[in-house]
Context: one part of a larger RNA
RNA sequence: CUGGGCGUAAAGGGUGCGUAGGCGGUCUCUCAAGUCUGGCGUGAAAGCCCAGGGCUCAGCCCCGGAAGUGCGCCAGAAACUGAAAGGCUUGAGUGCCGGAGGGGAGAGUGGAAUUUCCGGGUGUAGCGGUGAAAUGCGUAGAUAUCGGGAGGAACACCAGUGGCGAAGGCGGCCGACUAGUCUGGUACUGACGCUGAGGGACGAAAGCGUGGGGAGCGAACCGGAUUAGAUACCCGGGUAGUCCACGCCCUAAACGAUGGAUGCUAGGUGUGGGGGUGUAAACCUCCGUGCCGCAGCUAACGCAUUAAGCAUCCCGCCUGGGGAGUAUGAUCGCAAGGCUGAAACUC
Numbered sequence: 001c002u003g004g005g006c007g008u009a010a011a012g013g014g015u016g017c018g019u020a021g022g023c024g025g026u027c028u029c030u031c032a033a034g035u036c037u038g039g040c041g042u043g044a045a046a047g048c049c050c051a052g053g054g055c056u057c058a059g060c061c062c063c064g065g066a067a068g069u070g071c072g073c074c075a076g077a078a079a080c081u082g083a084a085a086g087g088c089u090u091g092a093g094u095g096c097c098g099g100a101g102g103g104g105a106g107a108g109u110g111g112a113a114u115u116u117c118c119g120g121g122u123g124u125a126g127c128g129g130u131g132a133a134a135u136g137c138g139u140a141g142a143u144a145u146c147g148g149g150a151g152g153a154a155c156a157c158c159a160g161u162g163g164c165g166a167a168g169g170c171g172g173c174c175g176a177c178u179a180g181u182c183u184g185g186u187a188c189u190g191a192c193g194c195u196g197a198g199g200g201a202c203g204a205a206a207g208c209g210u211g212g213g214g215a216g217c218g219a220a221c222c223g224g225a226u227u228a229g230a231u232a233c234c235c236g237g238g239u240a241g242u243c244c245a246c247g248c249c250c251u252a253a254a255c256g257a258u259g260g261a262u263g264c265u266a267g268g269u270g271u272g273g274g275g276g277u278g279u280a281a282a283c284c285u286c287c288g289u290g291c292c293g294c295a296g297c298u299a300a301c302g303c304a305u306u307a308a309g310c311a312u313c314c315c316g317c318c319u320g321g322g323g324a325g326u327a328u329g330a331u332c333g334c335a336a337g338g339c340u341g342a343a344a345c346u347c
Base pairs, nucleotide, nucleotide: 004318005317006316007301008300012315014202015201017199021195022194023193025088026087027086028085030083031082033081034080035077036076037075038074039073040072041071042070049065050064052062053061054060091192092189093188094187095186096184098182099181103178104177108173109172110155115150117149118148120146121145122144126137127136163170164169207248208247209246210245211244212243216242217241221237222236223235224234259314260313261312262311263310264309267292268291269290270289271288272287273286274285275284276283277282296303297302320347321346322345329340331338332337
């Protein structure tokens, strides 16, 4: 150097965009860098190997030969890789007719509920809460009830094993802006592709900064219970926060614990969106999403055209447990901390 792996044993980067790089469809012609063949040169000596010889043998030594994967030069071959030129249309993309959707950002708007508050009517002694209670609220009129006003947050049913998005994630309604995607047939471009170290972008919740907002809920905190204690579980309160704008943070069981792309390898059944045939029932087909299952794979569990099967390309990652995602240095951050990331020692 080669050789092994990454669903659950250590191991897929949180996600996509993309730079360098790596890899790359089909046909013709050319070149000959890689590749291959032959020749020449070089590849010091000693050593190794073979043969011969010298010490009585051997170790040791001497002599000759061979070998020396390599490098250079010359000539040649042209299948493959590469390079140059010219084509092609299947990969990729564009235009066109249609389609579905909680995809995104901003504006507006609606009802149910809740609550406090506000104010009013009815009405009187309790309400609330629990295993049972108490704290708490209530004659300054609560709880209950009726209608009015205010305010914030979330959108029952529809709702799905369903849809959309690269992931995080996205759900009342309406219109304006915007991205992706699917089907169908046709025209066009002509390999324009795949992956992607760095990089830059996005990235739940919590948290941070400034300003607003604050109904409900509710870390911290206070009180009541429980208990041996109860810094908890239960109850009454309650601040930050949860919400909005702008700017940070950049983590996660960021999970399908399964990177991306392409091709190939029985089927059956459900469901979402298109297309085709058909009077209909039904059938065929493309894209997505589930379940079952063959071959095959797997340590087993299980996976199985949405692969964990059979192959190719590119990236990331793993190498016993603890120490430790710690220390240190670098770097990012307002901070919290993130990222990169050891060793001694020990089993």
Predicted 3D model of a 347-nucleotide part of an RNA (small-subunit ribosomal RNA, central domain) from an uncultured bacterium. RNAcentral holds the full RNA, with entries from ENA. Rfam family: Bacterial small subunit ribosomal RNA.